[in-house]
Context: one part of a larger RNA
RNA sequence: GGACGAACGCUGGCGGCGUGCUUAACACAUGCAAGUCGAACGGGAAGUAGCGUAGCUUGCUAUGCUACGGAUAGUGGCGGAUGGGUGAGUAACACGUGGGCAACCUACCUGGAAGACCGGGAUAACAGCUUGAAAGGGCUGCUAAUACCGGAUAAAGUGGGCGGAUGAUUAUUCGUUUACCAAAGCGAUCAGUGCUUUCAGAUGGGCCUGCGUCCCAUUAGUUUGUUGGUAGGGUAACGGCCUACCAAGGCGAUGAUGGGUAGCCGGUCUGAGAGGAUGUACGGCCACACUGGGACUGAGAACGGCCCAGACUCCUACGGGAGGCAGCAGUGGGGAAUCUUGCGCAAUGGGGGCAACCCUGACGCAGCGACGCCGUGUGAGUGAUGAAUGCCUUCGGGUUGUAAAGCUCUGUCUAUGGGGAAGAUGAUGACGGUACCCAUGGAGGAAGCCCCGGCUAACUACGUGCCAGCAGCCGCGGUAAGACGUAGGGGGCGAGCGUUGUCC
Numbered sequence: 001g002g003a004c005g006a007a008c009g010c011u012g013g014c015g016g017c018g019u020g021c022u023u024a025a026c027a028c029a030u031g032c033a034a035g036u037c038g039a040a041c042g043g044g045a046a047g048u049a050g051c052g053u054a055g056c057u058u059g060c061u062a063u064g065c066u067a068c069g070g071a072u073a074g075u076g077g078c079g080g081a082u083g084g085g086u087g088a089g090u091a092a093c094a095c096g097u098g099g100g101c102a103a104c105c106u107a108c109c110u111g112g113a114a115g116a117c118c119g120g121g122a123u124a125a126c127a128g129c130u131u132g133a134a135a136g137g138g139c140u141g142c143u144a145a146u147a148c149c150g151g152a153u154a155a156a157g158u159g160g161g162c163g164g165a166u167g168a169u170u171a172u173u174c175g176u177u178u179a180c181c182a183a184a185g186c187g188a189u190c191a192g193u194g195c196u197u198u199c200a201g202a203u204g205g206g207c208c209u210g211c212g213u214c215c216c217a218u219u220a221g222u223u224u225g226u227u228g229g230u231a232g233g234g235u236a237a238c239g240g241c242c243u244a245c246c247a248a249g250g251c252g253a254u255g256a257u258g259g260g261u262a263g264c265c266g267g268u269c270u271g272a273g274a275g276g277a278u279g280u281a282c283g284g285c286c287a288c289a290c291u292g293g294g295a296c297u298g299a300g301a302a303c304g305g306c307c308c309a310g311a312c313u314c315c316u317a318c319g320g321g322a323g324g325c326a327g328c329a330g331u332g333g334g335g336a337a338u339c340u341u342g343c344g345c346a347a348u349g350g351g352g353g354c355a356a357c358c359c360u361g362a363c364g365c366a367g368c369g370a371c372g373c374c375g376u377g378u379g380a381g382u383g384a385u386g387a388a389u390g391c392c393u394u395c396g397g398g399u400u401g402u403a404a405a406g407c408u409c410u411g412u413c414u415a416u417g418g419g420g421a422a423g424a425u426g427a428u429g430a431c432g433g434u435a436c437c438c439a440u441g442g443a444g445g446a447a448g449c450c451c452c453g454g455c456u457a458a459c460u461a462c463g464u465g466c467c468a469g470c471a472g473c474c475g476c477g478g479u480a481a482g483a484c485g486u487a488g489g490g491g492g493c494g495a496g497c498g499u500u501g502u503c504c
Stems, first nucleotide, its partner, number of pairs: 001504004006500005013376006019369002021334001026332003030329003035078003040075002047068010085288003095212007104205002109201007117151004126141006157180010185193002214260003221251003226248008263285004267278004290310005312323004340366001342365003348362001349360004379409004390399003414441006423431001448493005453474003459488005469476002
């Protein structure tokens, strides 16, 4: 000098774009953050209309039937594995980069091939009974399906046998033979959409591997499923991943093992570069979800799913239950320090649905904070008897100073009034009567902070008297202090200016 997710002091007009718990991965009141589908299914409330009956106040009430309607709950499907948060752990194939899988999986989507035949038994909802303070539970009875089950069929597929070709041992492909495995309907019965098996694609993942990746040797030895083999189990898949047996190996001064610290990267800051430092915001990957462990469902696994244990908080009829903000706001606490319990699904994107549409604290916006960057204003011209005041003075004057006043203007900004968008292919605008435009008024509402001994731009007076104080370094102050305090003057930057901290 530059930089910052900054803080502190003084000061503070406006706008745009960004950005805002770096500390306690501390504890959390309250609301919201993941639902949706009636075109899968049974059932069907409110309501509307019509008809009938009864009562009468003659247009209302009650009730029955029919049609429409489609709330809550339930079965079923898809989605709750994305999106959003955090950085605790992790020195590791976690990450970055380059390869490999002849060792793998992939719902929805796209293209191709082949199919969907015949049957069955339940169960929730519901009703009744019952139990519990509650959370909830039990028994009996009824019922549906794109829920569940059996059989048929099998182009393809899977397992086995035989033969041929290619190849890199386990691979690919062709022929033949044998065994095994499917299905669901819905729809005014129109358009369609869904279902089953399989081949490919796309997308997303899994695994392996070369290289790179902090400090300490005042950490020198370390390892027993350890290293390898055989056989088996397990997995989507290779593998000590697991088990039995056998062998005795494996790693290490090219730093093993141990300890400390730390999410990694694209990037960011600095620097001429090499390098050094760093990883906030945005993007990619990883890990975590009160702490620890476990499985279930599913194509895929668990922040707002389940079970167990623990700590904590809450309810309780004391028997037993409920909970998890490192989602968005917000509260307490910690701290030098970090925001609103806002508006909207209008846009972009996501889930469900044929759709209408519903949901979406993702997101789009607004609010707060000079926290940062950028822009802009706080007026312009003229004005000497160089007014007054202040300060200094050698008392002549000098300086404040064209500065002010005065005169002539302007209208950025601002105030009031009027008009008023784009963002939206047809409809739909939270932002927002916002941006912007026009008219009118008026210099009116808008300047501070630090410094002035040298480094380093900027000097005098008074006060103080090694006191009070200053200070980044050198150093100032003990009676004329350009270094302390105040005043006048001056210098620098400017809605900021200084200080502190950290990095280069």